Predicted 3D model of a 1495-nucleotide RNA (small-subunit ribosomal RNA) from a metagenome.
[in-house]
RNA sequence: AGAGUUUGAUCCUGGCUCAGAUUGAACGCUGGCGGUAUGCUUAACACAUGCAAGUCGAACGGUAACGGUCCUUCGGGAGCCGACGAGUGGCGGACGGGUGAGUAACGCGUAGGAAUCUGCCUGGUAGCGGGGGAUAGCCCGGAGAAAUUCGGAUUAAUACCGCAUAAGCCCUACGGGGGAAAGGGGGCCUCUUCUUGAAAGCUCUCACUAUCAGAUGAGCCUGCGUAAGAUUAGCUAGUUGGUAGGGUAAAGGCCUACCAAGGCGACGAUCUUUAGCUGGUCUGAGAGGAUGAUCAGCCACACUGGGACUGAGACACGGCCCAGACUCCUACGGGAGGCAGCAGUGGGGAAUAUUGGACAAUGGGCGCAAGCCUGAUCCAGCAAUACCGCGUGUGUGAAGAAGGCCUGCGGGUUGUAAAGCACUUUCAAUUGUGAAGAAAAGCUUAAGGUUAAUACCCUUGAGUCUUGACGUUAACUUUAGAAGAAGCACCGGCUAACUCCGUGCCAGCAGCCGCGGUAAUACGGAGGGUGCGAGCGUUAAUCGGAAUUACUGGGCGUAAAGCGCACGUAGGUGGCUUGUUAAGUCAGAUGUGAAAGCCCCGGGCUCAACCUGGGAACUGCACCUGAUACUGGCAAGCUAGAGUUUGAGAGAGGGAAGUGGAAUUCCAGGUGUAGCGGUGAAAUGCGUAGAUAUCUGGAGGAACACCAGUGGCGAAGGCGACUUCCUGGCUUAAAACUGACACUGAGGUGCGAAAGCGUGGGUAGCAAACAGGAUUAGAUACCCUGGUAGUCCACGCCGUAAACGAUGUCAACUAGCCGUUGGGAAUCUUGAAUUCUUAGUGGCGCAGCUAACGCAUUAAGUUGACCGCCUGGGGAGUACGCGCGCAAGCGUAAAACUCAAAGGAAUUGACGGGGGCCCGCACAAGCGGUGGAGCAUGUGGUUUAAUUCGAUGCAACGCGAAGAACCUUACCAGCCCUUGACAUGUAGCGAACUUUCCAGAGAUGGAUGGGUGCCUUCGGGAACGCUAACACAGGUGCUGCAUGGCUGUCGUCAGCUCGUGUCGUGAGAUGUUGGGUUAAGUCCCGCAACGAGCGCAACCCUUGUCCCUAGUUGCCAGCAUUUCGGAUGGGAACUCUAGGGAGACUGCCGGUGACAAACCGGAGGAAGGUGGGGAUGACGUCAAGUCAUCAUGGCCCUUAUGGGCUGGGCUACACACGUGCUACAAUGGUCGGUACAGAGGGUCGCCAACCCGCGAGGGGGAGCUAAUCUCAGAAAGCCGAUCUUAGUCCGGAUUAGAGUCUGCAACUCGACUCCAUGAAGUCGGAAUCGCUAGUAAUCGCGAGUCAGCUAUAUCGCGGUGAAUACGUUCCCGGGCCUUGUACACACCGCCCGUCACACCAUGGGAGUGGGUUGCACCAGAAGUAGCUAGGCUAACCUUAGGGAGGCCGGUUACCACGGUGUGAUUCAUGACUGGGGUGAAGUCGUAACAAGGUA
Repeated sequence: AGAGUUUGAUCCUGGCUCAGAUUGAACGCUGGCGGUAUGCUUAACACAUGCAAGUCGAACGGUAACGGUCCUUCGGGAGCCGACGAGUGGCGGACGGGUGAGUAACGCGUAGGAAUCUGCCUGGUAGCGGGGGAUAGCCCGGAGAAAUUCGGAUUAAUACCGCAUAAGCCCUACGGGGGAAAGGGGGCCUCUUCUUGAAAGCUCUCACUAUCAGAUGAGCCUGCGUAAGAUUAGCUAGUUGGUAGGGUAAAGGCCUACCAAGGCGACGAUCUUUAGCUGGUCUGAGAGGAUGAUCAGCCACACUGGGACUGAGACACGGCCCAGACUCCUACGGGAGGCAGCAGUGGGGAAUAUUGGACAAUGGGCGCAAGCCUGAUCCAGCAAUACCGCGUGUGUGAAGAAGGCCUGCGGGUUGUAAAGCACUUUCAAUUGUGAAGAAAAGCUUAAGGUUAAUACCCUUGAGUCUUGACGUUAACUUUAGAAGAAGCACCGGCUAACUCCGUGCCAGCAGCCGCGGUAAUACGGAGGGUGCGAGCGUUAAUCGGAAUUACUGGGCGUAAAGCGCACGUAGGUGGCUUGUUAAGUCAGAUGUGAAAGCCCCGGGCUCAACCUGGGAACUGCACCUGAUACUGGCAAGCUAGAGUUUGAGAGAGGGAAGUGGAAUUCCAGGUGUAGCGGUGAAAUGCGUAGAUAUCUGGAGGAACACCAGUGGCGAAGGCGACUUCCUGGCUUAAAACUGACACUGAGGUGCGAAAGCGUGGGUAGCAAACAGGAUUAGAUACCCUGGUAGUCCACGCCGUAAACGAUGUCAACUAGCCGUUGGGAAUCUUGAAUUCUUAGUGGCGCAGCUAACGCAUUAAGUUGACCGCCUGGGGAGUACGCGCGCAAGCGUAAAACUCAAAGGAAUUGACGGGGGCCCGCACAAGCGGUGGAGCAUGUGGUUUAAUUCGAUGCAACGCGAAGAACCUUACCAGCCCUUGACAUGUAGCGAACUUUCCAGAGAUGGAUGGGUGCCUUCGGGAACGCUAACACAGGUGCUGCAUGGCUGUCGUCAGCUCGUGUCGUGAGAUGUUGGGUUAAGUCCCGCAACGAGCGCAACCCUUGUCCCUAGUUGCCAGCAUUUCGGAUGGGAACUCUAGGGAGACUGCCGGUGACAAACCGGAGGAAGGUGGGGAUGACGUCAAGUCAUCAUGGCCCUUAUGGGCUGGGCUACACACGUGCUACAAUGGUCGGUACAGAGGGUCGCCAACCCGCGAGGGGGAGCUAAUCUCAGAAAGCCGAUCUUAGUCCGGAUUAGAGUCUGCAACUCGACUCCAUGAAGUCGGAAUCGCUAGUAAUCGCGAGUCAGCUAUAUCGCGGUGAAUACGUUCCCGGGCCUUGUACACACCGCCCGUCACACCAUGGGAGUGGGUUGCACCAGAAGUAGCUAGGCUAACCUUAGGGAGGCCGGUUACCACGGUGUGAUUCAUGACUGGGGUGAAGUCGUAACAAGGUA
């Protein structure tokens, strides 16, 4: 510090997700040791049991228990001593400990303040005199189950109450008045019963009283800061203030009475929800964000609510009273209780420990002290909960062991890892030793102080005696032995780490993207690897990354985002100069900012965590002093901003009134006759009752052609005939004046298209709704005919629009050029001129900006001021609430849930019922067919035991198959074989091989005879056969979507790319586009491109002309012979054969073109512009076809999915389709005669002559391994004859009979021949195919396969031999450029809405049930205060009667719980219902994206 994810790819916007750190955590797997921390985050839920606050006998009366001493009648007694239960009294139970419910507050933080109190403590000052009356306990008696309580008698005090005194204190009317105390302990001296007691005195000490100070602690007040919601906007009657009084420790409406009417609030009152606050903690570069466990400060609370008492301090966690809920005891009459103390229990929960030890240390309470108490605390226990440290060994060790895994079978890897050898012993175990935490206090003694004192007491020193829970401590040490000690997660990318097996969209994984449908590095296991390590992962949560709320540090033309426009309030901001002030600002100083923590430097535990000393820091606040540039305040001035006055000007600016012509429609009349109108075509409609057309006249309403213009005006909406009136703004020229008067603008106010609403008019045309006609599968649409609201006017509402420049307003600055509108100035050449300037309005363009597109002085540039708005898509501009509105609706405006995208700009393709250019038997022009018939053949379907399999739009269907009777054959039935029909290896035997017979359908089995081979180094070997067992064979079994190879197709279309350079952020572009031209990306020119490659073309084969060479089997002109046949001699000229050359290149001429390429025409030539034909198929597309040609990965079968045999099937047959053959006839059929090819085949073959047969064929055997022989007679044609338009002398299907040939065998199931039979069919609907010249059409011939054949097929060969092409509008396919796109699996694309089904959250909903709360009223426990004399009453006073005072009772006020009524708000629930979201391949249509077929 970034990364993944939207796309085919790119840039941007934007969300989601990840890597980091952290935690009081939990869960899963695992677990050796130690140190240091931490440990109910949930039910402030309920609690059994024990403990957590006591202490003081030196305050008191005393003596229940224990011990001692004494006495004793042995029963017991004596408080005598140590002590001490209970009680009186004092101090402490207000600290310490827990929790975070409440609280949005002076609660907390920080900085200040004045009107206060403060026990114990410290320091002063002054005292401590003298009396009195009670009471608990104890004792007696009573009530009660108990808790407890009542009565009587008696008693003490440091308990209580007076009196005296008053330095200081308090009150005061300044005269005066008021108010205290308590004693205890130690010692000495004197007297005396001579060791007990008493009194006085002295002294020390602890207490006590009053008061002044201090310290500490506490109370109160204030500034500032301290959460969300405005879908909470108004709140408030003790409310705000004053006066008087009361009350408090203390100011104060804190309380009461009276008076006034204030107080708070947009700088957010009130209300609602949430929350203890802080130091800090976590994170972060920081600013921030989140948080408030442990530790520390403050606050609040103590079962819930209320209340006071006591006290220095409480409205009191382990106190009291009352009410309530709950629990417990009960004898039913009554009582008791409060773990949010420490342990512990139940419950809740994902989840959080021992009913431990000790007061040794630190601290607290009481005490003179010893001491006692202390679940504070210190320790221990449990827990990997966290942090830190240590260990689980070290070295050597290659035979690279075994085993595992992988493998290309060679090996690789685990791996120096192990074993082995040599060492070490931390930790744990074991043996022993053994610190520190301990300082004191006590006792003895010395000195000093105090004192009359050598007592006592205090201080200091010495000695002595002890005090440790932890603790079997830490640490050290002995012994033994590598001995006791490693796991977890991950390995597709992000993200370090890869293979095999299993599984087969299953099981599963997943943080995001996404894996899994038979070869999964993504699931599960294994091997290996990576990371961390006594831990590792997961989950939850916070910050970070996220500049994704942007102060630091973002945006708003098109991505989310500028209010429709203006005026203007508050607010914010504000020109130049001077003076003053010092609020902001800046500087210095002071105080504070607790400690701990963080940071720095040291120190202590072996290190570290941890602990500890010092420093820094705490960015803050307050106060003081100073500075004065800037901002602000105040004062004075200025004119550059802004405004006012005058002249001039342009304009569809606004409002009102009037006027005008053209057109449409209607009405009346004339002329006139059969149609008009409308459309793609029609129909509805109008018209013989006279339309349309045309002429004249009239009526009425609305809108204003031409001018007219990226022209004008207006803030925007908007404004268009002409005239008049009223009126706003703008521009310009030149002067004068005011003197910052300005800009923006939350709320607010006004204006605001169209549609719509209300009332009243008006209504020609147009025209929602509606009706009819068409179109259509439908057509509630588009088209047509009608037609009502409305459109128009007046008045009033509505308040929204793609109200758009999708661009807020104002101001300043920043190159230009060209138009145009209005005004002004200058110049002259006086013009329809030029130049300058200013206010608008446009086009282009530099810098700059922008994601790009683009913007660019009219900014989207550079800045300033102010306002508005945005923060992923959907849900949703929706629900609820509120406001406005007559309504329609508008404004404001969420959440649950759901997705990983949604989006902008640009790029390349593809596509378009977009455009342009061009090509092709693509159409057109022609010729001939198919589709109808019969047959052949293939396919589908059906059938079947099987009808084997594959091919399936073009590009499957006379295709694989260049030939299924058996074989082929893969299919079916039956019968057989199991190392196998075939290959290799091992062992044994045997030559191999073969005759005959039997059984059988055959395979096969049995019997029988013949046969001993070849090589040899004599051991044996090779080939072959048989037997045995195992490795293995075998498979036309599956996957062509695992593959190779081969092939089809677009398409013989002209395209497809690369290097370097340049442009662009980039994908990409350029080149390859453009102008011409071509069959062609063919060539030329131009050009930020220059070159190159694969394609095109050429090179190759064949054919067409000529030449050379060579002549056998071919040829024969001339010569000779001849049986008249190139037959023979001979020839080498010709044909031909087959080798080699020549030839054609737009080369030449003319024209066109741009001086090019090229095109057109011509000459010559056998051939002319690629001469004809073939081979040749770019990058790629179709997961195209083929695992059944072959090869091959994986999977599957192995007495069978392999192998053999017989028979059957592939040949079936209501039907449908494709491809063909033959026809329907006279351009023909039949008969007779007659002519001319080419290319092929042939020895298991072709087969001549000759003979037989009507014929298929048979016999025969010559020749031929082929330019020699043969298949082999070419046919159409030509010359004659006949048929005469008919189901025929056309046509030949079908059927019967008789034969021939092949073959082991023609039944299923062959071909051919003869005789007989003689079906459909008379030129073929919609539709559709081929062909542009030696082509179509037509005619025959050959070959392959093959025993034969289904061949009418396929592949070749030649014979005869046409017609037509104006042209590119249209159909189909293709190429290039351009345009749009929401497509990229690419239009067979994408995609919308209703309906149906399932699930989810949510709104409404008659209501229902809870919570909180306002108001009104009732009620009123305990308590306090006031009043009260009904009762009772010790201290004091008294005239002795009483009084003062107190208590009880009564009553009033306040008030908790509770109750009633009525509202508000919130949560849950609710029949039914609304829309929304998500779901598998549902239904209906096709709205959007292309001109999306009606933009």
Background: It matches the Rfam family "Bacterial small subunit ribosomal RNA". Gene Ontology terms of the family: ribosome and structural constituent of ribosome. Its mean pLDDT, the model's own confidence on a scale to 100, is 85.